Predicted 3D model of a 1389-nucleotide RNA (small-subunit ribosomal RNA) from an uncultured bacterium. Rfam family: Bacterial small subunit ribosomal RNA. The coordinates come from a structure-prediction model, not an experiment, and the mean pLDDT is 82.
RNA sequence: AGAGUUUGAUCCUGGCUCAGGAUGAACGCUGGCGGCGUGCUUAACACAUGCAAGUCGAACGAAGCACUUUAAUUGAUUUCUUCGGAAUGAAGUUUUUGUGACUGAGUGGCGGACGGGUGAGUAACGCGUGGGUAACCUGCCUCAUACAGGGGGAUAACAGUUAGAAAUGACUGCUAAUACCGCAUAAGACCACGGAGUCGCAUGGCUCAGUGGGAAAAACUCCGGUGGUAUGAGAUGGACCCGCGUCUGAUUAGGUAGUUGGUGGGGUAACGGCCUACCAAGCCAACGAUCAGUAGCUGACCUGAGAGGGUGACCGGCCACAUUGGGACUGAGACACGGCCCAAACUCCUACGGGAGGCAGCAGUGGGGAAUAUUGCACAAUGGGGGAAACCCUGAUGCAGCGACGCCGCGUGAGCGAAGAAGUAUUUCGGUAUGUAAAGCUCUAUCAGCAGGGAAGAAAAUGACGGUACCCGACUAAGAAGCACCGGCUAAAUACGUGCCAGCAGCCGCGGUAAUACGUAUGGUGCAAGCGUUAUCCGGAUUUACUGGGCGUAAAGGGUGCGUAGGCGGUCUUUCAAGUCAGGAGUUAAAGGCUACGGCUCAACCGUAGUAAGCUCCUGAUACUGUCUGACUUGAGUGCAGGAGAGGAAAGCGGAAUUCCCAGUGUAGCGGUGAAAUGCGUAGAUAUUGGGAGGAACACCAGUAGCGAAGGCGGCUUUCUGGACUGUAACUGACGCUGAGGCACGAAAGCGUGGGGAGCAAACAGGAUUAGAUACCCUGGUAGUCCACGCUGUAAACGAUGAGUACUAGGUGUCUGAGGUUACCCCCUUCGGGCGAGCAGUAUACGCAUUAAGUAUUCCGCCUGGGGAGUACGCAGCGCAGGUGAGAAAUUCAAAGGAAUAGUCGGGGACCCGCACAAGUAGCGGAGCAUGUGGGUAAAUUAGAAAGCAACGCGAAGAGCCUUACCAGGUCUUGACAUCCCCCUGACCGGUCCGUAACGGGACCUUUCCUUCGGGACAGGGGAGACAGGUGGUGCAUGGUUGUCGUCAGCUCGUGUCGUGAGAUGUUGGGUUAAGUCCCGCAACGAGCGCAACCCCUAUUUCCAGUAGCCAGCAGUAAGAUGGGAACUCUGGAGAGACUGCCGGGGAUAACCCGGAGGAAGGUGGGGACGACGUCAAAUCAUCAUGCCCCUUAUGAUCUGGGCUACACACGUGCUACAAUGGCGUUCACAAAGGGAAGCGAAGCUGUGAAGCGGAGCAAACCCCAAAAAGGACGUCUCAGUUCGGAUUGUAGUCUGCAACUCGACUACAUGAAGCUGGAAUCGCUAGUAAUCGCGAAUCAGAAUGUCGCGGUGAAUACGUUCCCGGGUCUUGCACUCACCGCCCGUCA
Repeated sequence: AGAGUUUGAUCCUGGCUCAGGAUGAACGCUGGCGGCGUGCUUAACACAUGCAAGUCGAACGAAGCACUUUAAUUGAUUUCUUCGGAAUGAAGUUUUUGUGACUGAGUGGCGGACGGGUGAGUAACGCGUGGGUAACCUGCCUCAUACAGGGGGAUAACAGUUAGAAAUGACUGCUAAUACCGCAUAAGACCACGGAGUCGCAUGGCUCAGUGGGAAAAACUCCGGUGGUAUGAGAUGGACCCGCGUCUGAUUAGGUAGUUGGUGGGGUAACGGCCUACCAAGCCAACGAUCAGUAGCUGACCUGAGAGGGUGACCGGCCACAUUGGGACUGAGACACGGCCCAAACUCCUACGGGAGGCAGCAGUGGGGAAUAUUGCACAAUGGGGGAAACCCUGAUGCAGCGACGCCGCGUGAGCGAAGAAGUAUUUCGGUAUGUAAAGCUCUAUCAGCAGGGAAGAAAAUGACGGUACCCGACUAAGAAGCACCGGCUAAAUACGUGCCAGCAGCCGCGGUAAUACGUAUGGUGCAAGCGUUAUCCGGAUUUACUGGGCGUAAAGGGUGCGUAGGCGGUCUUUCAAGUCAGGAGUUAAAGGCUACGGCUCAACCGUAGUAAGCUCCUGAUACUGUCUGACUUGAGUGCAGGAGAGGAAAGCGGAAUUCCCAGUGUAGCGGUGAAAUGCGUAGAUAUUGGGAGGAACACCAGUAGCGAAGGCGGCUUUCUGGACUGUAACUGACGCUGAGGCACGAAAGCGUGGGGAGCAAACAGGAUUAGAUACCCUGGUAGUCCACGCUGUAAACGAUGAGUACUAGGUGUCUGAGGUUACCCCCUUCGGGCGAGCAGUAUACGCAUUAAGUAUUCCGCCUGGGGAGUACGCAGCGCAGGUGAGAAAUUCAAAGGAAUAGUCGGGGACCCGCACAAGUAGCGGAGCAUGUGGGUAAAUUAGAAAGCAACGCGAAGAGCCUUACCAGGUCUUGACAUCCCCCUGACCGGUCCGUAACGGGACCUUUCCUUCGGGACAGGGGAGACAGGUGGUGCAUGGUUGUCGUCAGCUCGUGUCGUGAGAUGUUGGGUUAAGUCCCGCAACGAGCGCAACCCCUAUUUCCAGUAGCCAGCAGUAAGAUGGGAACUCUGGAGAGACUGCCGGGGAUAACCCGGAGGAAGGUGGGGACGACGUCAAAUCAUCAUGCCCCUUAUGAUCUGGGCUACACACGUGCUACAAUGGCGUUCACAAAGGGAAGCGAAGCUGUGAAGCGGAGCAAACCCCAAAAAGGACGUCUCAGUUCGGAUUGUAGUCUGCAACUCGACUACAUGAAGCUGGAAUCGCUAGUAAUCGCGAAUCAGAAUGUCGCGGUGAAUACGUUCCCGGGUCUUGCACUCACCGCCCGUCA
């Protein structure tokens, strides 16, 4: 950075699609490790369970516990004893005091307004940014000043009674405080009043002194302190106000009554309609109010070259919310997530009376969903609450778990290793690829696994993470690779399978039997623990264009003007400093981005430092814009003097024509059409003459002439009136341009009311046309067209081109003025208008070009793929209505389109040609037969050509068997044919026999060569496998060959030139020709394939040569038979000849044409061969060759018989006829070209004949086929189904052949059908031609009416190119390019 896709190709416009990056992602396949991040985007859906906000005994009372202390009681034990007693006093019980790292409630204090979650609401001062508060508050904290005197009354707890299922109360009684309440004190603060000074943008603030007024406090103590009250200051946090910014919709245009403002009052921490009473009527809005939809905002994130566009997860700031809605209380702070009250929904408990609850805290559950984790550990760290502290609490937080969800890093081994192994794939079978890849040898150990040691994080102690990070040891290449793609875009191809099926596809598109596009395999390409797909965003897309687009024809200029707001604006000068420019200051939180450096082994990640735009303030500059001031005249306007004009409105007048009415003349038609008919007319039309009525329109002049803003305006006159232009330079002094809304005008048709109505004429009627004809044509005919007044408001309202200004070569016509010159016509200069060519420039091209579509500038309108659709809905837009204005979406396509190019086509044009038509001639179509085709039939009627010309007497130059490919039946399986191998035999050939429908099958006889004796050559038989074989398929896989347009005159190339290009030019033009044949001209100059010529036959002639051909003259015969001759004919070799060469005329003096002479022949003399580039997927796989597919005891091979010959019918091509230009009989002539040895076959004889017998001659200018026929002469028939015609049939024969039944040809006799010249339609032929007559040949045993040749006789007609068909050149139109047998529209199925 681009690419694909509209076309036969091109350029442009224009959409669609792709390659890139990104994500809180999901899905498919796959999955080794670690680090750092990240994880309900959906149901602000409902929630079981546990935890998430407590703490203080150094505020307080009471209760319990432990220890201690006092007193009382009891009296174990022991000592003494006079045995009576005395002393001792353990344990227990009761009581008092004190202590406490004790326990759970209660009063009280502080904290539950933080932290954590979510994004429902909100389009807002909510957020961002910058300011303000002279209109405010602030617990805990810090600093400062001053103080704490003396009293009082209660109340929880507790005890008792009592209600209730419970939650929760009620009553009575007792008690404490740092709980609560008076009183005292008052420096300072506050309030009220007046005063002085000073400051501010305003309200007003600050300072000082005076008078009056009310309001404080709490204690505890370990004696160190901690706490309390008041005031001031700070810090922190908050509240309110303002400027600017902050999505979409006008198919939401008006909204608002506490609304906007004022005054008084209330309320608040504080300003304020925040609330209230009264007064005024304001306020917001096209610079978008109100309404509706959507949405938390932001730092930032993604993308982009940037400008922009999109997003608002994680992290940070602000806001809002806590089941839904409302409300306040407490408090420094809340209208309060784990507080209260009320209402609602839901869930739960219940004894039915009543109660309880709120995971958008962390886990977790259900549900929803494509989709998102553990009911984990710890307070060790960082922070938070309480406490003096120890300490307690903390799902904040720190960690761990799960998920490839993302980013980053690492690994899955490294070196050597060619027998290029095996396998796999492919193959032209040789090979090639996988591939040094594997195996093998050597080596290493990152990760994972095992074992040992073991941190930092922690200030003295205290470690959840965690025996973690990290270090080290031993060990094994072991445990660790997939996914997508491979037609183009886009890197990478082959085979098989499939056969418009299955499927693929992002776009174009692929698949119908050889798929690089489907599926699989092999190979390759790309990325890699991921890879693809899907979704979304940006990019590419300059495809909304600020940077950076357009509007004549592609989408797009409003139908036109006037004009409001707005935007823009001439020359000189002054002020200010808003825009603008420069410097400085503040802010722009942190994180993020970028740059540099550093820390984890690197990186991701993290840390440190630097840095960027915006807004605000201050200072300065003044060129430009703006503002203010003063002037100017060139923009604009006015005045004065003129001329032009279908400019507009009204009134009046005029003639021609149509129609109608009246009257006259006059008679049978008129009218209308392609042709007719409807219609009118004997009741007198049409025609013609005279008179009259009425309406509408104004011939000629008339002109790419004029006027008007556009629509538009046309007889003449008058009145009223608008604008433009010219001249002059007196006046004003920027007064200008454009113009959203708005207002006005606005063809035709149409609507309303009232007139008018001659002609014309939607609708309608009739007649024609037509398959139909609701049309075109004709005859009629109503609205309407006309007038007046209203409405409608649209047109291809077009120059498909908005308006204004300035500039940019000239030239030629034309209209209206002015000036100069002039006798006049001319001529010159200049302003304005309207045309046609044309330079620069521009444009995709066409084109435009001083009247721009050029170069600039100002303003307005409009466009953003095609269809759906200018359609639907809505409109408090308009209209009487029709409708108009404005104007979507769903859905569907990959195009739609513009300009130009080459073809093709045209019931477009011009020119030209052809038996193309015309003019002629003979036919076909009717009959019978022959032959081919279709159809049907059949065991088969083999198959092709599929079939207009260009299939159908075609392949087939010849089907009884064969051919033969078809059918029935029999037989063979390495085969009928080819090559190779092994074994056996000696043959093969030939002969005899059996058997068969025949082939096949079986038996017997006979019989090789060479030799180094091993064997070999050859042949036959047998065997195994490679293979043979196929007229099986595909002519749409092919080669070769052929047809056709068409013997038409065309088809191309090189170089140059033109064009952005496809392409053009040349090849067009003027002549001419059969011809792109030739000449001339020309941005072309040359060349090639075609044309012509060169080749063959033929027409004339010369020379040479005379046998088998010829015979004039000489002999001679029955006979050119023979001698002879070389003149003639003829034969076959070489030549000549014709070239517009000569003459005249025409033409450009050319090419060439016309006429003439001469000549056998005259303008390519006549014929043939020869067929350009290409078209028809034309024909042929059945001539041959051939790829692929198919069959292989059969789709091959062989044999017999049958079939291809059938037959209701249809068609093509022919033959014979229908007769007198003839038939029949007799007789007499004249060819050419061919063929002949498995042949032609003479004479002669036989037979009515086909033919037979015969066998002379001939490998041929010798002999034979061989008679030519039409024709001539004579005779007969006399117009009939015949003496025409010969089909069909019967009988008898001939010939070929192994064999004529199916199914041959011919002969004789007999029979004697249709047919009397052929409908519509249609074919050939222009001179030795048509027509007619016979002859020959190929194929072939036999079998032509076919085919190919040959000669004989031998015409008619062509005015001409209007028409039909085909072709050529030029030009024009095209929405066709598979090319008019195209494309395409509607209806129906």